[in-house]
RNA sequence: GGACGCUUAGCUCAGCGGUAGAGCGCUACAUUCACAUUGUAGAUGUCACAGGUUCGAUCCCUGUAGUGUCCA
Repeated sequence: GGACGCUUAGCUCAGCGGUAGAGCGCUACAUUCACAUUGUAGAUGUCACAGGUUCGAUCCCUGUAGUGUCCA
């Protein structure tokens, strides 16, 4: 330098253009002498950034940034 991916909650990841979710984690309470486990309830997000298309965009298009694999 070129090709192809990825970027969504603290972490790992779902999400076929129409209300943003799960597991783990976190907080509170119950249970215990205590811890762990378990149960109940709760808090979580500029969907990397900027523009475009659309009645409506996490999703489609373009650019930028970061990151990964491969080729040179």
Transfer RNA from a Holosporaceae bacterium, 72 nucleotides, folded computationally. The sequence was found in a public genome assembly. Its mean pLDDT, the model's own confidence on a scale to 100, is 80. Lineage of the source: Bacteria > Pseudomonadati > Pseudomonadota > Holosporales > Holosporaceae. It matches the Rfam family "tRNA". Rfam classes the family as a transfer RNA. About the family: Transfer RNA (tRNA) molecules are approximately 80 nucleotides in length.